RNA sequence: CUUGCUGAGAGUUUGAUCCUGGCUCAGGACGAACGCUGGCGGCGUGCCUAACACAUGCAAGUCGAACGCUCCGCAAGGGGCGUGGCAAACGGGUGAGUAACACGUAAGUAACCUACCUCAAAGACUGGAACAACCCCGCGAAAGCGGGGCUAAUUCCAGAUGUGUUCCAAUAAACGCAUGUUUAUUGGAAUAAAUCCUCCGAUUUUAUCGGGGGGCUUUGAGAUGGGCUUGCGGCCUAUCAGCUAGUUGGUGAGGUAACGGCCCACCAAGGCUAUGACGGGUAGCUGGUCUGAGAGGACGGCCAGCCACAAGGGAACUGAGACACGGUCCCUACUCCUACGGGAGGCAGCAGUGAGGAAUUUUCCGCAAUGGGCGAAAGCCUGACGGAGCGACGCCGUGUGUGCGAUGAAGUCCUUCGGGAUGUAAAGCACUGUCAGGGGGGACGAUAAUGACGGUACCCCCAGAGGAAGGCCCGGCUAACUACGUGCCAGCAGCCGCGGUAAUACGUAGGGGCCAAGCGUUGUCCGGAAUCACUGGGCGUAAAGCGCGUGUAGGCGGUCUGAUAAGUCAGAUGUUAAAUCUACGGGCUCAACCCGUAGCCGCAUCUGAUACUAUCGGGCUAGAGAAUGGUAGAGGAAAGCGGAACUUCCGGUGUAGCGGUGAAAUGCGUAGAUAUCGGAAGGAACACCAGUGGCGAAGGCGGCUUUCUGGGCCAUUUCUGACGCUGAGACGCGAAAGCUAGGGGAGCGAACGGGAUUAGAUACCCCGGUAGUCCUAGCCCUAAACGAUGUUCACUGGGUGUUAAAGGUAUCGACCCCUUUAGUGCCGAAGCUAACGCGUUAAGUGAACCGCCUGGGGACUACGACCGCAAGGUUAAAACUCAAAAGAAUUGACGGGGGCCCGCACAAGCGGUGGAGCAUGUGGUUUAAUUCGAUGCUACGCGAAGAACCUUACCUGGGUUUGACAUGCUGGUAGUAGUGAACCGAAAGGGGAACGACCCCGAGCAAUCGGGGAGCCAGCACAGGUGCUGCAUGGCUGUCGUCAGUUCGUGUCGUGAGAUGUUGGGUUAAGUCCCACAACGAACGCAACCCCUAUCGCUAGUUGACAGCGUAAAGUCGGUCACUCUAGCGAAACUGCCCCUGAUGAAGGGGAGGAAGGUGGGGAUGAGGUCAAGUCAUCAUGGCCUUUAUGCCCAGGGCGACACACGUGCUACAAUGCGGUGUACAAAGGGAAGCAAAUCCGCGAGGAAGAGCAAAUCCCAAAAAGCACCGCUCAGUUCGGAUUGCAGGCUGCAAUUCGCCUGCAUGAAGCUGGAAUCGCUAGUAACCGCAGAUCAGCGUGCUGCGGUGAAUACGUUCUCGGGCCUUGUACACAAAUAAAGGCGCUUGGCAGUUUACCUCGCUAAUUGGUGAAAAUCCAAUCCUCCUCUUU
Repeated sequence: CUUGCUGAGAGUUUGAUCCUGGCUCAGGACGAACGCUGGCGGCGUGCCUAACACAUGCAAGUCGAACGCUCCGCAAGGGGCGUGGCAAACGGGUGAGUAACACGUAAGUAACCUACCUCAAAGACUGGAACAACCCCGCGAAAGCGGGGCUAAUUCCAGAUGUGUUCCAAUAAACGCAUGUUUAUUGGAAUAAAUCCUCCGAUUUUAUCGGGGGGCUUUGAGAUGGGCUUGCGGCCUAUCAGCUAGUUGGUGAGGUAACGGCCCACCAAGGCUAUGACGGGUAGCUGGUCUGAGAGGACGGCCAGCCACAAGGGAACUGAGACACGGUCCCUACUCCUACGGGAGGCAGCAGUGAGGAAUUUUCCGCAAUGGGCGAAAGCCUGACGGAGCGACGCCGUGUGUGCGAUGAAGUCCUUCGGGAUGUAAAGCACUGUCAGGGGGGACGAUAAUGACGGUACCCCCAGAGGAAGGCCCGGCUAACUACGUGCCAGCAGCCGCGGUAAUACGUAGGGGCCAAGCGUUGUCCGGAAUCACUGGGCGUAAAGCGCGUGUAGGCGGUCUGAUAAGUCAGAUGUUAAAUCUACGGGCUCAACCCGUAGCCGCAUCUGAUACUAUCGGGCUAGAGAAUGGUAGAGGAAAGCGGAACUUCCGGUGUAGCGGUGAAAUGCGUAGAUAUCGGAAGGAACACCAGUGGCGAAGGCGGCUUUCUGGGCCAUUUCUGACGCUGAGACGCGAAAGCUAGGGGAGCGAACGGGAUUAGAUACCCCGGUAGUCCUAGCCCUAAACGAUGUUCACUGGGUGUUAAAGGUAUCGACCCCUUUAGUGCCGAAGCUAACGCGUUAAGUGAACCGCCUGGGGACUACGACCGCAAGGUUAAAACUCAAAAGAAUUGACGGGGGCCCGCACAAGCGGUGGAGCAUGUGGUUUAAUUCGAUGCUACGCGAAGAACCUUACCUGGGUUUGACAUGCUGGUAGUAGUGAACCGAAAGGGGAACGACCCCGAGCAAUCGGGGAGCCAGCACAGGUGCUGCAUGGCUGUCGUCAGUUCGUGUCGUGAGAUGUUGGGUUAAGUCCCACAACGAACGCAACCCCUAUCGCUAGUUGACAGCGUAAAGUCGGUCACUCUAGCGAAACUGCCCCUGAUGAAGGGGAGGAAGGUGGGGAUGAGGUCAAGUCAUCAUGGCCUUUAUGCCCAGGGCGACACACGUGCUACAAUGCGGUGUACAAAGGGAAGCAAAUCCGCGAGGAAGAGCAAAUCCCAAAAAGCACCGCUCAGUUCGGAUUGCAGGCUGCAAUUCGCCUGCAUGAAGCUGGAAUCGCUAGUAACCGCAGAUCAGCGUGCUGCGGUGAAUACGUUCUCGGGCCUUGUACACAAAUAAAGGCGCUUGGCAGUUUACCUCGCUAAUUGGUGAAAAUCCAAUCCUCCUCUUU
């Protein structure tokens, strides 16, 4: 240069993110198996398990041209028995054993053999003998055997010849790395043979000789096939570390084809090993096959080469070759025959059988081809082989039809009911004929004969779309979706995970997707997996740096130069079997398949190159070391000394406590403590100095002095000359605790005792206290032994401290300042990092060496080994189990974390609840039913602004079925619709006398007729449901919370989740505003805009008002609208003004003015979200359920029950009160089926009556507390009113269950309420009454209204709730904890399996020895069984 080839990811840890890391999937392959299905053909392939056992048949014979005998035949010829020759060592099978020169590859053999075959040389002469078959006799069931006799040969033996060969001796030459080898010559010794057939010729013609053919002998050479030796290469295990006596070597015999401890005698003491000996486990090896981009990884079936084996084990014989699959001998196990005395056998040959197993074929045809054995040949033999058969087991090819065909048929499925899909699909019409089927012809394979395959391939003709499609999948990965059924069931699942009533995940169906005579599943291998990382990973925190040093082997190594050529590079030669693979070409119609040509990492040899590495030699000084002069230091060891404190003892003074704690108690003390003074003793530790200061390798080291001693740093640049770095093993050091022996013991102090705390308290706190802590000697050898960061070297911006030293500058000098080295800190650039962070002291950039890691748990464990006195240490698994476990950072949430702030949150106050009686709601219980819902705050005077019937949904009973209500369709209907008397009934309902119609169109003079409508009746669609699901929903609502928050766009930062903005400094009721700021803006919230209220003005005065005028009983009337008031429009408040504070800001404090002052007071207004909060019973609504009932109608009952428990209220318990009499002042509402006045009646509720008023006009309507006077005098009362009796009133069809009110009588509990708990910050709490909604009637409830009208807030420590910032987190369904379960281990008992070692005894055959021979005996090798023994 050319050609060919050439790399994909995804799911899963989290609320989310990045990273680490495992698990899983998509691909390819198979000697496969299983499930469903299955048209044809070609080529391949088929016991992977029991090297388990085998019935039956076959798989090795052949030669009469070596020989004898015998039988058949007239003969030719053929059959049989044996002798003899060759073959049977090939071919075929299997993979048990084997970790080995077994295999692969490359060499060697000067240490060897080789039948048959080829070539060459020489020869084959003379004699002799035996044994089978056969004959005779005998034994035995059989298998078979024994004795006697005859006989041939290419059988055997002897002799001769000796081309040759071998050996011995001698001489000469050449060669080789060595032992040695080869050649030539001479002499000596030893050593061969077999004959047969046929033709021709000759002769001495029953025979012999010569030539030809087959065979034979000797020798040389070749070819082929083997033997032996060696280098290199290819499994796991160190929890196998030492192995070895024929072991290693020598000498000499023996043995072999041949070398050799191969064997033996003697001698020596060697040999192998961390580059893994020895032991254990596993395994036939290779060409190759599968996968992979490759490097690799896994495998070794078919085919081919080698090896090993032949029921298990051993042994030799024959032979060229075997220690022999279808030979022999022996032992063992097993099977078979037997007359019990003995015998026979070996399918891991081809078929086949049983067994085992998920699983693997015909007891087929043929020697026609290829090949093999024998033969001269014909030929015979050949389960080698050639073929066929069976199996979709694999690969390849091919078919199951083609064209037209829309009414888009029917059926089926879905549906929003309109339609859509299946779908040109079918039907129908027109064609074709591959394959299969029928008929006819018919090969190549063999150029002549011979064809199992086979009447096969192939060719022609015929008929007819006929005979020929399934499997898996459809949640994501991953192409493909709906319906029904089911309801955490049944089931699915490769991973994540689906299923608890709307399942694209289960089952079925329709539809779809992917493959297709197959499709899926299971198993195994490679890939993805850079997840063992050579290519190509890591170790601060994710798994991972040995606790530290010294140092052996090993690895690596400065600079100049010379030599060599081992590594390295280049060329050539040999080899790399064939097949396979790749490229090209060719043959079967194509392909699979087959054929041809070429290529193929490697290894060996030869030649060359010399940069680098290496080796050897010679130099150098920059690494390293030494020398000299200085210097700092808690560096180490030993001895001595010191003061403070403490405790104890002695003595003095002194008196009642001391001590201790959150508070106490135990404890000490009147036998004198504590306190204080003096004295003595003892042991341990060294205040201040003291410092991210110093020293050391680490552990570690701290009073002072002395002695001994190690290391570092600085300066000089004198010496050596690479002497270096690292370092598996090894050796040493190594905190604390602990151990052994002996001392010592003041204080402290595990264990232990006591006291507290507590539910408990084996703790925290207190009082004591033993080991220990200290010393000497010896062990132990581990720590979060940490910088969680191995050692060494080099390079790469800086800034700022500090320690030691040197130099410079300056100075009188010390400081100061500058520079350089060595340490030790902080901050940071580039760079690195998953991020955090690191950053010249690297976690940056490079180099060298060592150690270590490979998901979590099991497990810093078990077993074994080593160490240890012990405690224990070091090394270090597996079964099983999970789909995660981790790291860093993010957003939230949480904290008996921190900071700031707010709220009737606490505190300060006032009044209640909890105790009583009653009302009301709830739970519970009861019941035929006590309908349903609401359940912490945020259910409980809640839905319900009002249950006697109704309401009503519940129960009992009666009745009804197109329905109480809506729409549509069909049919019927003039005595029809409608009204509806008796009668039955609790009603609903039934019943039906009697009365009795209408509208529109057409025809007709009209009566009337025909059609249609309404109504009614019957039927069909459907209605209906307060039935279920608020966890399928809409809407509405509660709560956090009227809390101040919640977000977005763009930009910026971060790999990203996210951050920034929204944080910070101030300020506010407020994310309100100001300032700062990588942010700038914006949205929803806050505020404001709206309503009521407080002041004033203007307008307007009736039904309102009345100062002045008139009138008058009365704003009653005239008058007036000034005032009040009414209701419209305006004004007013904005920190606007002043002072101070604040940053000259925002804002805050004070003040003026003002009706009101800093959101004036109140209301409406509720961000984004949270609670699967509440409601299917307001309403709406998906799905499900019901349809003579779960619908509808009716009567009665129930929702009102009552041992109890709770919530919310009312009334009280009295004198700030109660009762009586008199008297004053509101606001806001309501009123026509209504409010109702005056007047009269009734003690009263109320009744009669009915003026007035659809309302600023009339009515409800009296406000009450208050005020004045009188009584009561502390009592269960003149308090309190429950309960009960009687008598009444009102509403209403109806008051019994079950209404409200009145009068009289009765007169219960209760004397201010335990633990606990609620509301309220000003016109508020408290007290007082009034009105309204609902409503026939009914409230102590609810919603409004006004009257009287307080106290207190120091303050934010605590309780509750909330907001912002920050911090920790193993939480995220977001507080904390515990337990069940699973697995492992240990101990004891029982049972069994496997492997290995030592020793003793018994024993066959064989070989060797002994022996004259046989038998016997001895030794070795080897096998089996038993015992020691569960080794």
Molecule: small-subunit ribosomal RNA
Organism: Pseudomonadota bacterium